[in-house]
RNA sequence: GGCGGUGUAGCUCAGUGGUCAGAGCACUCGGUUCAUACCCGGGGGGUCAGUGGUUCAAAUCCACUCACCGCUA
Numbered sequence: 001g002g003c004g005g006u007g008u009a010g011c012u013c014a015g016u017g018g019u020c021a022g023a024g025c026a027c028u029c030g031g032u033u034c035a036u037a038c039c040c041g042g043g044g045g046g047u048c049a050g051u052g053g054u055u056c057a058a059a060u061c062c063a064c065u066c067a068c069c070g071c072u073a
Base pairs, nucleotide, nucleotide: 001072002071003070004069005068006067007066010025011024012023013022018056027043028042029041030040031039049065050064051063052062053061
């Protein structure tokens, strides 16, 4: 240089055109306990990497850019 993949909550990921953007862990509050842990319940936390395009409608489709990973010369 060429080709391909990934990018969504603090972390690991799901969501592949319309539903209110979700789960587990973590954090926090409460319950439980003599106390801690486990366990149970509640809560906060999101520019869906960025820009533009397609569409009535985009996290999702397309183009480009950026970051990371792999293959290849």